A computed fold for a 550-nucleotide part of an RNA from an uncultured bacterium, annotated as small-subunit ribosomal RNA, 5' domain.
The prediction has a mean pLDDT of 85.
Context: one part of a larger RNA
RNA sequence: GGAUGAACGCUGGCGGCGUGCUUGAUACAUGCAAGUCGAACGGUUGAGCGGUGGGCGGAGGACCUGGAAGACGUGGAAUAUGAGAAAUCGUAGGAAGCGUUGGAAGGGGAAGAAGCUCUGAGCUUGACAGUGGCGGACGGGUGAGUAACACGUAGGAAUCUGCCCCGAGGUGGGGAAUAACUGACCGAAAGGUCAGCUAAUUCCGCAUAAGAUCCGUAAGGAUGAAAGGCGCGAGUCGCCUUGGGAUGAGCCUGCGGCCGAUUAGCUAGUUGGUGGGGUAACGGCCCACCAAGGCGAUGAUCGGUAGCUGAUCUGAGAGGAUGGUCAGCCACACUGGAACUGAGAAACGGUCCAGACUCCUACGGGAGGCAGCAGUAAGGGAUAUUGCACAAUGGGCGAAAGCUUGAUGCAGCAACGCCGCGUGCGCGAUGAAGGCCUUCGGGUCGUAAAGCGCUUUUCCAGGGGAAGAGGAAGGACAGUACCCUGGGAAUAAGUCUCGGCUAACUACGUGCCAGCAGCCGCGGUAAGACGUAGGAGGCGAGCGUUAUCC
Numbered sequence: 001g002g003a004u005g006a007a008c009g010c011u012g013g014c015g016g017c018g019u020g021c022u023u024g025a026u027a028c029a030u031g032c033a034a035g036u037c038g039a040a041c042g043g044u045u046g047a048g049c050g051g052u053g054g055g056c057g058g059a060g061g062a063c064c065u066g067g068a069a070g071a072c073g074u075g076g077a078a079u080a081u082g083a084g085a086a087a088u089c090g091u092a093g094g095a096a097g098c099g100u101u102g103g104a105a106g107g108g109g110a111a112g113a114a115g116c117u118c119u120g121a122g123c124u125u126g127a128c129a130g131u132g133g134c135g136g137a138c139g140g141g142u143g144a145g146u147a148a149c150a151c152g153u154a155g156g157a158a159u160c161u162g163c164c165c166c167g168a169g170g171u172g173g174g175g176a177a178u179a180a181c182u183g184a185c186c187g188a189a190a191g192g193u194c195a196g197c198u199a200a201u202u203c204c205g206c207a208u209a210a211g212a213u214c215c216g217u218a219a220g221g222a223u224g225a226a227a228g229g230c231g232c233g234a235g236u237c238g239c240c241u242u243g244g245g246a247u248g249a250g251c252c253u254g255c256g257g258c259c260g261a262u263u264a265g266c267u268a269g270u271u272g273g274u275g276g277g278g279u280a281a282c283g284g285c286c287c288a289c290c291a292a293g294g295c296g297a298u299g300a301u302c303g304g305u306a307g308c309u310g311a312u313c314u315g316a317g318a319g320g321a322u323g324g325u326c327a328g329c330c331a332c333a334c335u336g337g338a339a340c341u342g343a344g345a346a347a348c349g350g351u352c353c354a355g356a357c358u359c360c361u362a363c364g365g366g367a368g369g370c371a372g373c374a375g376u377a378a379g380g381g382a383u384a385u386u387g388c389a390c391a392a393u394g395g396g397c398g399a400a401a402g403c404u405u406g407a408u409g410c411a412g413c414a415a416c417g418c419c420g421c422g423u424g425c426g427c428g429a430u431g432a433a434g435g436c437c438u439u440c441g442g443g444u445c446g447u448a449a450a451g452c453g454c455u456u457u458u459c460c461a462g463g464g465g466a467a468g469a470g471g472a473a474g475g476a477c478a479g480u481a482c483c484c485u486g487g488g489a490a491u492a493a494g495u496c497u498c499g500g501c502u503a504a505c506u507a508c509g510u511g512c513c514a515g516c517a518g519c520c521g522c523g524g525u526a527a528g529a530c531g532u533a534g535g536a537g538g539c540g541a542g543c544g545u546u547a548u549c550c
Base pairs, nucleotide, nucleotide: 001550002549003548004547006546007545008544009543010542013421014420015419016418017417018416019414020413021379026377027376028375030374031373032372035134036133037132040131041130043128044127045126046125047124048123049122053118054117055116056115063108064107065106070101071100072099073098074097079092080091081090082089083088141332142331143330151256152255153254154253155252156251159249160248164245165244166243167242168241169240170239171238172206174204175203176202181196182195183194184193185192186191212223213222214221215220228237229236230235258304259303260302265295266294267293270292271291272290273289274288275287276286277285307329308328309327310326311322312321313320314319334355335354336353337352338351357368358367359366360365385411387410388409389408393407394405395404396403397402424454425453426452427451434445435444436443437442459487460486461485462484463483464482468477494539495538496537497536498535499520500519501518505534506533507532508531509530515522516521
């Protein structure tokens, strides 16, 4: 001088992009971080549609019965009046009755509509636990362990590979169990026991076998498969066997990269062989037998330290140092051990056992694992929000709609870093006042201020307002960025140093005191080195100090 995941002191206006527990792999309250599929399956339940059967109901009403009013004809009563002495007669009047016609009310009544009610096949749609499938082996975290084929690089052969891509063949026919559910029971809970019922893309046989595997020189023989769903259908999504590919993974080898010899010998499955077992696969990987080998001053063994790399910092380079963020690989998931399932795990948010710790308990027994995102305590010089959203990118599931995702995208906090911008610009000498110094003449702060003119980045107020969304809709960020208008120099400078190295000097105070200090060294009465002031120098939203590396 450069650098940093920095910290500390003083100070602090804005923006962009990054970065942010280096210590206790210490302990964790709370919430969230892995689900999804009803187009695999049986149920439970809600809503809507639907309209089977029964009951009530009884609109209307065929038909049967009934025979009213009325009409026509006949009939001629009461009554009125005239004549007559009267009987009686005349005139008017038209009743009852009778005949024909007419067909009302009423009565009966098969079938039976609306409506009410009980039951309720079926269809559509939603929710729920369960069976089943795929995914929970990715993504995210950490660096404890590891000096090792862990990593890097270059090769290798004895392997596996779900989903995906290309190809070949098949998908026939049977059976069974069990959850859910129901009943009974145990337990405080966590949870569990018994009995009964049932479905499937659950499970098990049978058949078939192109190709596959095994035996065989060959011919040939032997072995082992499957599942259906949706759709009116065409079809589509699947399922089984198998060849190839792609991707991923396991295994082997050469070489390379720390310290210590005050660690010199190490090794008994040890080194090799034969034959077996085991594995997806080679192999002492394991076992039986046989041989006696194998490694080592080119550093074995032992001890210490450490995740490795691309890279990062520095340096002219050679080299040295580092391995935080980002990316690749590895290892780990409270500690130790183990297997299960699965294409894949010896599995962070799975299981079992043991241990330490914490919590619940009815004391019989149970529950838990933030080195996921936030957050808390502790430790520490020191490191952030219990935020928003699935809008984008990507992942899982699904035919899809979609659901889910603390991955991710964003926002918040922090001068922690880098970069950019600003804190005004021009004119302005009676060189004002004031401070400091002074040889008392003056010098200096100093065009600095005031004053005059100008500008508006920034700031404040008001208005508009995105892209990011390719493709109908959908934007967390966000009323953000950005744009326009108005206002007004307004809102914005510190810090370290001034003896030499090293740019920058005087005065006063102090008097080997108080103090400074990176080294040399200053201070004991005229201190340019201590303290203060004025001035000056450096850098500047920073400046110094400390730590560490070159």